Predicted 3D model of a 344-nucleotide part of an RNA (large-subunit ribosomal RNA, domain IV) from a Chloroflexota bacterium. The full RNA is in RNAcentral, with records from ENA. The coordinates come from a structure-prediction model, not an experiment, and the mean pLDDT is 90.
[in-house]
Context: one part of a larger RNA
């Protein structure tokens, strides 16, 4: 100097990115106990009180001696209550800084943001707001071989199952909803029509031969599915304008107008895990608050099963504040251990 414990005088987070770390609390018995709530919690909420030994009461119920009394004479049956120990509840006292005497043993609370919770994960940086979940929709699937998956195949799973079944996506409890576009894609549904391969089909047209003939070309015309086209369909991919003007202050626009779209974002939320300008503007908390809370709406770029908004409980989650204690701190000291260092 360093590591690992002990202990500090005033002060108490003034430390820090931030109470990271260490303290505080910690048992058991009483007594009490908010706010929201899904009535089941929240909850050990919080916040007090007690607790050791010694002598004496009182109670409960355990066990049950001596004695007795009867009889069938027994290891009988009944009365009986001594002793002992338990538990529970009173008085008086004694000591100590202190009595769950040592050791193990929740700090609480308020607000909020995300996820409904238990659960699962990055084996060896991350447990989280991610993944999963019950719940909710949508699409496939009628069984001789379902659909789908694994296999060249035989054959297996699905399943010794049969639509309250089986698969696949998307959403994630519950509560209160889930607007608008079907023009482009995607799907599904369409006995016309268009176009369209091989195939049919053969007008005709070539070549060659004396001829039958053979070879080669071919034009209408007839031809699936698919694409055209008609529709449907959003908890399918997705998409949800813009410019001018206008009210007896001013300021704004409940209105008008005009161009464009297939429709022009509904409810509800909203400086948000989303806002650039932003430390927006007000309130609140602080002596001063880029952060938090509440609000406003000018949403750079919220929005409704890639959910939308709300929510009790949960969380080794994430902010932000507080009350206790605290060597984080002001600011350091002092003690034990190990280690280093210096000498040997």
């Nucleotide at each position: 100097c360093c590591c690992u414990g002990g202990u500090u005088a005033a002060g108490g987070a003034a430390c820090u990115c931030g109470g990271c770390a260490a303290u505080u609390u910690g048992a058991c018995c009483c007594c009490g106990u908010a706010c929201c709530u899904u009535c089941g919690g929240u909850a050990g909420a919080a916040g007090g009180g007690g607790u050791g030994c010694u002598c004496u009461g009182g109670a409960a119920g355990g066990u049950g001696a001596a004695g007795g009394u009867c009889c069938u004479g027994g290891c009988g049956a009944c009365c009986g209550g001594a002793g002992c120990g338990u538990u529970c509840u009173g008085g008086a006292g004694c000591c100590g800084c202190a009595g769950c005497a040592a050791a193990g043993a929740g700090g609480c609370c308020c607000a909020g943001g995300c996820g409904a919770c238990u659960g699962g994960a990055u084996a060896a940086c991350a447990g989280a707001a991610c993944c999963a979940c019950a719940g909710g929709u949508c699409c496939c699937u009628g069984c001789u071989c379902a659909a789908g998956c694994c296999g060249u195949a035989a054959g297996g799973c699905g399943a010794u199952g049969u639509a309250u079944a089986g698969g696949g996506g998307c959403u994630g409890a519950u509560g209160c909803c889930u607007g608008c576009c079907c023009a482009g894609u995607g799907c599904c549904g369409g006995a016309a029509g268009g176009u369209u391969a091989a195939g049919g089909g053969g007008a005709g047209a070539g070549g060659u031969g004396c001829a039958a003939g053979c070879c080669u070309u071919g034009a209408a015309c007839c031809g699936a599915a698919g694409c055209c086209c008609c529709g449907g369909u959003g908890a399918a991919c997705g998409g949800c304008g813009g410019c001018c003007g206008u009210a007896a202050c001013u300021a704004u626009a409940a209105c008008g107008g005009u161009c464009c779209u297939a429709a022009g974002g509904u409810a509800g939320c909203g400086a948000a895990a989303u806002u650039c300008c932003u430390u927006g503007u007000c309130g609140g908390g602080u002596a001063a608050g880029u952060u938090c809370c509440g609000a406003c709406c000018c949403g750079c770029a919220c929005g409704a099963a890639a959910g939308g908004c709300a929510u009790c409980a949960c969380g080794a989650u994430c902010u932000g504040g507080g009350c206790a204690g605290u060597g984080u701190c002001u600011c350091g000291a002092c003690c034990a251990g190990g280690g280093g260092c210096u000498c040997g």